The part of an RNA shown here (small-subunit ribosomal RNA, 5' domain) has 481 nucleotides and comes from an uncultured bacterium. It matches the Rfam family "Bacterial small subunit ribosomal RNA".
Context: one part of a larger RNA
RNA sequence: GACGAACGCUGGCGGCGUGCCUAAUGCAUGCAAGUCGCACGGAGCCUGCGGGCUCAGUGGCGCACGGCUGAGGAGCGCGUGGCUGACCUACCCCGGCGUGGGGGAUAACGGGCCGAAAGGCUCGCUAAUCCCGCAUACGAUCACCUCACGGUGAGGAAAGCCUCACGGCGCGCUGGGCGGGGGCCGCGUCCCAUUAGGUUGUUGGUGUGGUAACGGCGCACCAAGCCGGUGAUGGGUGCCGGGUCUGAGAGGACGACCCGGCAGAUUGGGACUGAGACACGGCCCAAACUCCUACGGGGGGCAGCAGCAAGGAAUUUUCGGCAAUGGGCGCAAGCCUGACCGAGCAACGCCGCGUGGAGGAUGACGGCCUCCGGGUUGUAAACUCCUUUUGGGUGGGACGAUGAUGACGGUACCACCCGAAUCAGGCCCGGCUAACUACGUGCCAGCAGCCGCGGUAAUACGUAGGGGUCGAGCGUUGUCC
Repeated sequence: GACGAACGCUGGCGGCGUGCCUAAUGCAUGCAAGUCGCACGGAGCCUGCGGGCUCAGUGGCGCACGGCUGAGGAGCGCGUGGCUGACCUACCCCGGCGUGGGGGAUAACGGGCCGAAAGGCUCGCUAAUCCCGCAUACGAUCACCUCACGGUGAGGAAAGCCUCACGGCGCGCUGGGCGGGGGCCGCGUCCCAUUAGGUUGUUGGUGUGGUAACGGCGCACCAAGCCGGUGAUGGGUGCCGGGUCUGAGAGGACGACCCGGCAGAUUGGGACUGAGACACGGCCCAAACUCCUACGGGGGGCAGCAGCAAGGAAUUUUCGGCAAUGGGCGCAAGCCUGACCGAGCAACGCCGCGUGGAGGAUGACGGCCUCCGGGUUGUAAACUCCUUUUGGGUGGGACGAUGAUGACGGUACCACCCGAAUCAGGCCCGGCUAACUACGUGCCAGCAGCCGCGGUAAUACGUAGGGGUCGAGCGUUGUCC
């Protein structure tokens, strides 16, 4: 000097930030991801009979984003520079071609039944942008031919809805793009040698499987390799970077907030769906914990926002709003959004402001000291004049919203009125180090960062007066430079 700080004393206001560093401990309650009736059948309600509203279900898109955390991980994880003729990409943009004709099932619903519940069984009916054939195939895929251009063959698509009937939104195949991602490589990336040898899918080959894709990724067979003192292997520690702090720099230390990347979602494992996950608020299995139970069986996962308990020196409201920005769905109206925007709490930090200004005695009272003359507190107070930041009252009143729409908010800000009114403390005074006397105490009580003070005159302990220094703060402790 710095801090996500804590502790002690003290504490007026505002702006902008920041706020579980410990138990990746356990969690009551509410909310945090839905939306579309212009895909579809149905149920209920209203009806002016044209239609409209609401709802569970089928279907579609989203739920892989956003938000949280830092456990694990010393690694192509991250950073940086490359490679991918070894790859993928929903929605969006640009272009080409197409959208013909059939069939089927099943929720909902109705009947019956089981269960305490969670839920489930059975029979029957039905729609679609649900599912399946047929046709067609510019191009795409595969095979063969070809030096190439290209040719031949094979197998493979689709869905409709709305409309003022103009058109709009879609659907299928395909080429390109934007943006996003997967994979590979060079280099860089902490401590211990009181860790010296490590390795059997191990290293390579052939083949095969698998993947969007290369690969020992998996498997079969074959070979016996591969790594290591330029530190393998093992152990410890640890998310990484942009950056932050310090320092003249070189360097050292750190990685909270914000941004990018990675990883995780009670613990361990697994796959399903999907363009994308091995998926925080999805599924299955196992485990620990916890809750319900009619004992047969079921439910749960705050490292989302708030909040609770616990741990701890220590870290906030179970707030308002979708007005803005952004996101999902929807033709739209709009709905959802604890992302976000705001407000609340905390001197936790930085910055700004105030607690008044000017005048006022050879100097009040009081206090303290005194050589008793006086000195000092001290222009300090009183007193006079002035001002009104702040505060209180009244009135006006936004920007943020390019039409409407403002949570913040009657806030910021402005005007007028009132009245010096409402507002100062902390630490220190032996040297380092700026600031001295008196009394008390008597190696006691105590102080202390180092040196050291205290045993009867202590500027070092305690109190007082005085002084120094910072100031809504001041000290102490911890940590880094």